A computed fold for a 94-nucleotide RNA, annotated as THF (Tetrahydrofolate) riboswitch aptamer. The sequence was found by an Rfam model in a public genome assembly. The coordinates come from a structure-prediction model, not an experiment, and the mean pLDDT is 75. The model forms 90% of the base pairs in the Rfam consensus.

C1' cells in the first nucleotide's frame, strides 16, 4: 500500500418509573444560540435550548382522596437492534 473492523450525535423497540388528558408535552414554519467522535474539516445524518407563529388530541370504569384499563408521533433512566459519508488517527490482516 491492499483489505477488513471498532468508535459520535442520533434513531428503533422492550422495560421500569413518571408526566398529561382542567392540554402541557410531542410534531410543523420562521429566526438567533449551543454542544456533539482520538483529531480535522464540514454540517453530513441529526440532537439541544430561546423567541415568534400556525395547527391541535380519548377518553372510559369505579369513586371518598384515591386508584383501574385506556389514550399522548408524552419526558427521563437502562438494555437490544442500527448509525460515522470525507480525510488523519486506531485495532487487527495481507
Nucleotide at each position: 500500500a491492499g483489505c477488513a473492523g471498532a468508535g459520535c450525535a442520533g434513531a428503533u423497540a422492550c422495560u421500569g418509573c413518571g408526566c398529561g388528558u382542567u392540554a402541557a408535552g410531542u410534531g410543523c414554519u420562521g429566526u438567533g444560540g449551543a454542544a456533539u467522535g482520538g483529531g480535522a474539516g464540514u454540517a453530513g445524518a441529526g440532537u439541544c435550548c430561546g423567541c415568534a407563529g400556525a395547527c391541535g388530541a380519548a377518553g372510559g370504569g369505579a369513586a371518598u382522596u384515591a386508584c383501574c384499563c385506556g389514550c399522548g408521533g408524552u419526558g427521563c433512566a437502562g438494555u437490544u437492534u442500527u448509525u460515522c459519508a470525507u480525510c488523519c488517527g486506531c485495532u487487527g490482516u495481507u